[in-house]
């Protein structure tokens, strides 16, 4: 330096709940709060999971800008696993 990571030091983050505010939803986001976390720092590339607005088919149908069933990611998750960037401390 690397791998590695400790009942160590200094700081960090913040699950579920709640409250608000966006969104069809999934699920973001502030404030609150801590289950936990050595990358729970960043980036949806590949999987993988979640939703299904739209549109496509089928079905009803009071024929509409309609209701139901399927399907669909172009949305969501990096705190589901990889990859890739970065980056604090130093016991063993």
């Nucleotide at each position: 330096u690397c791998c590695c990571g400790a009942u160590a030091a200094u700081g960090g983050c913040a699950a579920a709940c709640c409250c608000g505010u966006c969104g069809a939803a999934a699920g973001a986001c502030g404030g609150g709060g801590a289950c936990g976390c050595a990358a729970a720092g960043c980036u949806a590339u590949g999987g993988g999971u979640c939703u299904a607005a739209c549109a496509a088919c089928g079905c009803u149908u009071u024929c509409g800008c309609a209701g139901c069933g399927c399907u669909u990611a172009u949305g969501a998750u990096c705190g589901c696993c990889a990859a890739g960037c970065c980056g604090c401390c130093g016991a063993a």
The RNA shown here (c-di-GMP-I riboswitch aptamer) has 92 nucleotides and comes from an Anaerolineae bacterium.
Taxonomically the source falls in Anaerolineae (Bacteria, Bacillati, Chloroflexota).
Model confidence (mean pLDDT): 88 of 100.
Its Rfam family is "c-di-GMP-I riboswitch aptamer". About the family: GEMM was predicted in a large-scale screen for bacterial structured RNA regulatory elements.